This is a predicted structure of a 262-nucleotide part of an RNA (large-subunit ribosomal RNA, domain VI) from a Gemmataceae bacterium. Rfam family: Bacterial large subunit ribosomal RNA. Gene Ontology terms of the family: structural constituent of ribosome and ribosome. The coordinates come from a structure-prediction model, not an experiment, and the mean pLDDT is 85.

Context: one part of a larger RNA
RNA sequence: CGGAGGAGACUUGAGUGGUUUUCUCUCUAGUACGAGAGGAUUGAGAGGGACGUACCUCUGGUGUGCCAGUUGUCGCGCUAGCGGCACCGCUGGGUAGCUAUGUACGGCUAGGAUAAACGCUGAAGGCAUCUAAGCGUGAAGCUAUCCUCAAGAUUAGGUCUCCUGCCCUUCGGGGCGAAGGCUCCUGGAAGACCACCAGGUAUAUAGGCCGGGUGUGUAAGGCCAGUAAUGGUCUAAGCUAACCGGUACUAACAGCCGAACG
Numbered sequence: 001c002g003g004a005g006g007a008g009a010c011u012u013g014a015g016u017g018g019u020u021u022u023c024u025c026u027c028u029a030g031u032a033c034g035a036g037a038g039g040a041u042u043g044a045g046a047g048g049g050a051c052g053u054a055c056c057u058c059u060g061g062u063g064u065g066c067c068a069g070u071u072g073u074c075g076c077g078c079u080a081g082c083g084g085c086a087c088c089g090c091u092g093g094g095u096a097g098c099u100a101u102g103u104a105c106g107g108c109u110a111g112g113a114u115a116a117a118c119g120c121u122g123a124a125g126g127c128a129u130c131u132a133a134g135c136g137u138g139a140a141g142c143u144a145u146c147c148u149c150a151a152g153a154u155u156a157g158g159u160c161u162c163c164u165g166c167c168c169u170u171c172g173g174g175g176c177g178a179a180g181g182c183u184c185c186u187g188g189a190a191g192a193c194c195a196c197c198a199g200g201u202a203u204a205u206a207g208g209c210c211g212g213g214u215g216u217g218u219a220a221g222g223c224c225a226g227u228a229a230u231g232g233u234c235u236a237a238g239c240u241a242a243c244c245g246g247u248a249c250u251a252a253c254a255g256c257c258g259a260a261c262g
Base pairs, nucleotide, nucleotide: 001152005163006162007161008160009159010158011157015149017147018146021049022048023047024046025045026044027043033038051106052105053104054103055102059100060099061098062097066093067092068091069090070089071086072085073084074083075082076081109144111143112142117137118136119135120134165176166175167174168173180257181256182255183254184200185199186198187197188196205251206250207249208247209246210245211244212243215239216238221234222233223232224231225230
C1' cells in the first nucleotide's frame, strides 16, 4: 500500500516446513527345520543408544552489585571497626536467571495409491502365458495420520462484537467529534532494532519502603574468663542481588491520528 466504511477479538486451512532413527533382551520356543551341531519366520512385551522439544522440582555448573574467612599494602589522626588495590586478591559457600551431565516427553498408527517382486482370470496364438481388456498382494519410500507456520491463499476467506452522531451553510462545502489506535512514558521470565506482552493515577508497571523466603553461618558493641593469643554470653545473631506478597512515598508527563469513495 492492497484486501471497496472504520475498528477490536476469535478462527478455517490452500499451501510450507519438521518428525517419521536404531540396538539388545524376554515370551512364543529350545518349538518349526535339522542326523547332529545349531536354530528360526511370525506375533506379543520390556529395557537402552543417539537425536529432538520443553523445563529448572531434584542432581550439579555458573552466579564480577549476596554472606563469611583470610594474606600483603595504603587510607579513614591512633585503637577498634571499616574501605581501596592486588585475576572477583585468594579461599569456602550461594538467591534469581541461564544451563546439562539433570528432569519430563516424542518417533505411535487404522487407512489409500504404488516400486521391485509374487499372483488370479485370460486371449492374440484351440495349448501355454501375471497383460493385451480386467482384478489382486506388496516397502523404512509416496500419501494420510502427528507437530510448527500459515488469507499478499490479489481466489486477499469465515464468525462475533463495537462506532457510523452534532452544528453552520451561499447547498459547492466547512467545523467538532465515535469505536479504536498511535507517538510518548513506566517496565517485562519479550527482545539486535522493530515487534510482542503488562501498565500509564478510576493506577501495583518499575523503583523505594514493609513483611516473608533464600543464602551465609552466631555481626558490631558491651559484659565475663584468660598475662595474652583467644574463648564464652547477650545471639540461630547480623547482613542478605535478580525471588514471593503487600503498600501510592517517587516516576508513568504531554500530545496526535481516526468513518461512506467510485